Predicted 3D model of a 71-nucleotide RNA (transfer RNA) from a Parcubacteria group bacterium. The coordinates come from a structure-prediction model, not an experiment, and the mean pLDDT is 81. NCBI's taxonomy places the organism under Bacteria, Bacteria candidate phyla.

RNA sequence: GCUGGUGUAGCUGAGGGGCUUAGCAAGGGUUUUGUAAACCUUAGACGGUGGUUCGAUUCCAUCCUCCAGCA
Numbered sequence: 001g002c003u004g005g006u007g008u009a010g011c012u013g014a015g016g017g018g019c020u021u022a023g024c025a026a027g028g029g030u031u032u033u034g035u036a037a038a039c040c041u042u043a044g045a046c047g048g049u050g051g052u053u054c055g056a057u058u059c060c061a062u063c064c065u066c067c068a069g070c071a
Stems, first nucleotide, its partner, number of pairs: 001070005007064001010024003018054001026042005047063005
């Protein structure tokens, strides 16, 4: 340099046009003399920019990050 893939919450992951979904972690509560555990509850995310569409996390283009292959 070329080609392909990856990017979603603090972490690990699902979902790929119409409500963003879980587990762990975090905050609050119940229980306990207290802690842990258990249960209930709350907040938190689609890499950036453009395009298509009534509607984009999802489709397209480009850039960026990381990974792999070729040279």